Record summary
This is a predicted structure of a 361-nucleotide RNA (Bacterial RNase P class A) from an Acidimicrobiaceae bacterium. The RNAcentral record of the sequence draws on ENA. It is recorded under the gene name rnpB. The model forms 91% of the base pairs in the Rfam consensus. Its mean pLDDT, the model's own confidence on a scale to 100, is 75.
[in-house]
RNA sequence: UGAGCCGGCCGGGUGGCCGCGGCGUGGUUUCCACGCUGAGGAAGGUCGGGGCUCCGUAGGGCAGGAUGCUGGCUAGCGGCCAGUCGGGGCGACCCGCAGGAAAGUGCCACAGAGAACAGACCGCCGAUGGCCCGGCCCCUCGGGAUCGGGCACAGGUGAGGGUGAAACGGUGCGGUAAGAGCGCACCAGCGGCCGGGGCGACCCGGUUGGCUCGGCAAACCCCAUCCGGAGCAAGGCCGAACAGGGAGAGGGUGGUCCGCCCGUCGAUCCUCCCGGGUUGGCCGCAUAGAUGGAUGGUCACCCACCCGGAGUCCCGUAAGGGCCCGGUGGACAGAACCCCGCCUACAGGUCGGCUCACCGU
Numbered sequence: 001u002g003a004g005c006c007g008g009c010c011g012g013g014u015g016g017c018c019g020c021g022g023c024g025u026g027g028u029u030u031c032c033a034c035g036c037u038g039a040g041g042a043a044g045g046u047c048g049g050g051g052c053u054c055c056g057u058a059g060g061g062c063a064g065g066a067u068g069c070u071g072g073c074u075a076g077c078g079g080c081c082a083g084u085c086g087g088g089g090c091g092a093c094c095c096g097c098a099g100g101a102a103a104g105u106g107c108c109a110c111a112g113a114g115a116a117c118a119g120a121c122c123g124c125c126g127a128u129g130g131c132c133c134g135g136c137c138c139c140u141c142g143g144g145a146u147c148g149g150g151c152a153c154a155g156g157u158g159a160g161g162g163u164g165a166a167a168c169g170g171u172g173c174g175g176u177a178a179g180a181g182c183g184c185a186c187c188a189g190c191g192g193c194c195g196g197g198g199c200g201a202c203c204c205g206g207u208u209g210g211c212u213c214g215g216c217a218a219a220c221c222c223c224a225u226c227c228g229g230a231g232c233a234a235g236g237c238c239g240a241a242c243a244g245g246g247a248g249a250g251g252g253u254g255g256u257c258c259g260c261c262c263g264u265c266g267a268u269c270c271u272c273c274c275g276g277g278u279u280g281g282c283c284g285c286a287u288a289g290a291u292g293g294a295u296g297g298u299c300a301c302c303c304a305c306c307c308g309g310a311g312u313c314c315c316g317u318a319a320g321g322g323c324c325c326g327g328u329g330g331a332c333a334g335a336a337c338c339c340c341g342c343c344u345a346c347a348g349g350u351c352g353g354c355u356c357a358c359c360g361u
Stems, first nucleotide, its partner, number of pairs: 001357010012302007020038008040332001044343002047341005052231004064227005069083005084098001085096004099222002104220002106216003121161002123157003128154002130151006137144002169187006188212002190209008235283004244274005251269003255265001257263001303330001306327004311323001313322003
C1' cells in the first nucleotide's frame, strides 16, 4: 500500500419561523398565555421466556407439544459465556437442524444385472461334473482305466469393466482353475479390555477381535428433560335509559264480585328499594403515552457521501490526492401493558484489535 476477519459506537448539527400530544400554573364555559416534557437501535417480526391478570387446582397415567454434545451463568428461555466434536478458509476467523441407525419398522428417485443378512450384464475361470476329438493299455469287443487337447453345458468368481450420491475397507505379497480377509504384513475404521489426562463432552497411548457392520431419525420410533389454559379486547371499580323483581299509601283510570253504592281482589300509572351491568366514564398505565393513535414541516448556514469545474497554489517521479467554487444530498423505520432475549431491515460514517500478500528499512 492492497485484500480481508472480529468487536464496539454514531446514524445528521446549530439557529429562526409555523404547527402537534401530555402535565402543571394563571386567566378561566369552550379557549388562551407561560413553563416543563415528548421514539428506536431496532420502537419492527410477535419467535422464546418472565412479570401482571383472570379461569382454575393442573397429584399420577395416557395422548400431544417443545428441546436435544459438555460445563457454567441467568428470574427464565429455544438466550449468553467457555469448551468438545464435525465441516469450510493459506490465515485472522466462520458455520453446525451436534442424543440413538450394533432396539424395531420403513424409505433409498434415475441409471444399473444387482441398493442392504446384495448382485453374475460384460469379462475371467471352467479345477470338479458333462459332451467331443486324439494317443497308449486292458477286455467277455459292448466298454473300462489313464494321458493330452477342445467346447463353454452345469457351475465357480465380487479381482477388472460399466451404472450410480452410495456397489459391502485400501496397498502389497502369498494363494487359486480363476478369484476372494481365504491367509499374512502395513494402513484406515469399529467394538472389547487396560493405562494416563480432563468436573465433563472428549482426548492420548497400548493390546485384542478379521469385526469391516451403507445412508436417512428435517420418516415413524426409542431415550432424557420440560410444559394447565387464555391473554391489557387480561381484569377491577362507578354506573344512565328500557326491560325484570319487591314494597307502599292516598289518589287517578279501567276491570271482577249478575244492576247500583261501600268494600275486596288483581292490572296499570306514580313513588321508593333491589340485583344483574348494556351505552358511557375511571383505573390497570409508566420520568413519552393515547378515545384509531402527538412526537412534525419549512428556511438559512455547516458536516459526511457522491458528481462536475478552475488554478502562476501545496504533496507526489507519476497515477493521484489536498486546497477552492458550484450542484446533489442523509438509510431502515416509527412506541400502544411492562421487562429480558432472539431474529430480521439499515444510505453513510467512525474507533479498536487481528490476519494474509507485496514493497522499503